[in-house]
RNA sequence: GGAGUCGGCCAGGCAGCCGCUGUGCAAAACACAGAGGAAAGUCCGGGCUCCGCAGAGCGGGAUGCAGGAUAACGUCCUGGCACGGCGACGUGACGAAGAGGGCCACAGAGACGAGUCCCGCCGGGCUUUGGCGCGCAAGCGUCACAGUCUCGCUUCUCGAAAGGGAGGCGGAACGGCGGGGGUGAAACGCGGCAACCUCCAUCCGGAGCAACACCAAAUAGGCAAGCGCGGUGGCUUAACGGCCACUGGAGGCCGGCUCGGCCGAGCUUGCGGGUAGGUGGCUAGAGCCGCGAGGUGACUCGCGGCCCAGAGGAAUGGCUGCCAGUCCCAGGCGGGUUCGCCCGCCCCGGGACAUACAGAACCCGGCUUACAGGCCGUCUCCCCUU
Numbered sequence: 001g002g003a004g005u006c007g008g009c010c011a012g013g014c015a016g017c018c019g020c021u022g023u024g025c026a027a028a029a030c031a032c033a034g035a036g037g038a039a040a041g042u043c044c045g046g047g048c049u050c051c052g053c054a055g056a057g058c059g060g061g062a063u064g065c066a067g068g069a070u071a072a073c074g075u076c077c078u079g080g081c082a083c084g085g086c087g088a089c090g091u092g093a094c095g096a097a098g099a100g101g102g103c104c105a106c107a108g109a110g111a112c113g114a115g116u117c118c119c120g121c122c123g124g125g126c127u128u129u130g131g132c133g134c135g136c137a138a139g140c141g142u143c144a145c146a147g148u149c150u151c152g153c154u155u156c157u158c159g160a161a162a163g164g165g166a167g168g169c170g171g172a173a174c175g176g177c178g179g180g181g182g183u184g185a186a187a188c189g190c191g192g193c194a195a196c197c198u199c200c201a202u203c204c205g206g207a208g209c210a211a212c213a214c215c216a217a218a219u220a221g222g223c224a225a226g227c228g229c230g231g232u233g234g235c236u237u238a239a240c241g242g243c244c245a246c247u248g249g250a251g252g253c254c255g256g257c258u259c260g261g262c263c264g265a266g267c268u269u270g271c272g273g274g275u276a277g278g279u280g281g282c283u284a285g286a287g288c289c290g291c292g293a294g295g296u297g298a299c300u301c302g303c304g305g306c307c308c309a310g311a312g313g314a315a316u317g318g319c320u321g322c323c324a325g326u327c328c329c330a331g332g333c334g335g336g337u338u339c340g341c342c343c344g345c346c347c348c349g350g351g352a353c354a355u356a357c358a359g360a361a362c363c364c365g366g367c368u369u370a371c372a373g374g375c376c377g378u379c380u381c382c383c384c385u386u
Stems, first nucleotide, its partner, number of pairs: 001382004006377005012323007020034005036357001040368002043366005048208004060204005065079005080094001081092004095199002100197002102193003112189001117181003120177004124149004129144006151170008212280004222271006230247007251263004287306008325353005331346006
């Protein structure tokens, strides 16, 4: 100098003006505070709340090397093993194939049931040739070399068919070994696969702040109490009932009162459930910072200091200026030059551009995913120089 590995951090700053939410306060003014490393996905694990629950079992789900950390975890740490990398390092559902079931692509005859494609070996049949023996001969027997061991007809059965399996008859007839080859990841060996069922071990009740608790309007239901729904006459009907007239009628309407007019069978009060709405839950917590101690580490303990969003149709924003970054032009300095210019550094000037991913909603611990632009550190490999 180049190429990598692992880890950590920032997430624009300052000022002015105009707003929003909370608190100090009952209000105004004023002061103070006001999103994140992921607030996201809602994937795991807890706290908290309500409901359920004698105990045990079945069923279901999750996890799975060993030890540890933790409130808990599928998270994290350390170590082992396997794989990848020259290396720093990275990745890994990494228990059991001693019970049972299932599967093992392609190739191959055969994939856990066993099996015979080629070579070879053993027994046997048949054929040719030759030797020997018997026989007058035809021929028969025996030994050796070589070749060969299948075809036809038919029965039953499986099948839609193609075809397969088992058997019988005929001619000459087949039966065994598994040694070698070949195929394959694996060829019979306590084979392999559990991210197939399964077995073993451990853990797991359900729903979630729209949980839950309190206060509580109007309207309509519910219950109780009080007051009222009347009287006379006529017509009609089998009756119940209906209609008309007169006279009463709590209460209601005509914007407040009186008179007057109209409507008129319900009106008033109390209790209880519940809705809208409001309040709490709601942020002092497995909290943050610093120092010290223990531990390889995750982490834990002690002491001191601090208070750090609480909205709830949902605040946390907008504008301007300066600074910070990159690029271009101009300028300065140094070097090179084929005199066209090129390279490096600096920055007083001018101009342009970018500032991401994304936004709390009961609270924590993790995981995963997204992210402009930058900063810091650890270690490894290669090259050069001394």

The prediction has a mean pLDDT of 77. Predicted 3D model of a 386-nucleotide RNA (Bacterial RNase P class A) from a Burkholderiales bacterium. The model forms 93% of the base pairs in the Rfam consensus. Its Rfam family is "Bacterial RNase P class A". It is annotated as a ribozyme. A reference for the family is Brown (1999), "The Ribonuclease P Database", Nucleic Acids Res. Taxonomically the source falls in Burkholderiales (Bacteria, Pseudomonadati, Pseudomonadota, Betaproteobacteria).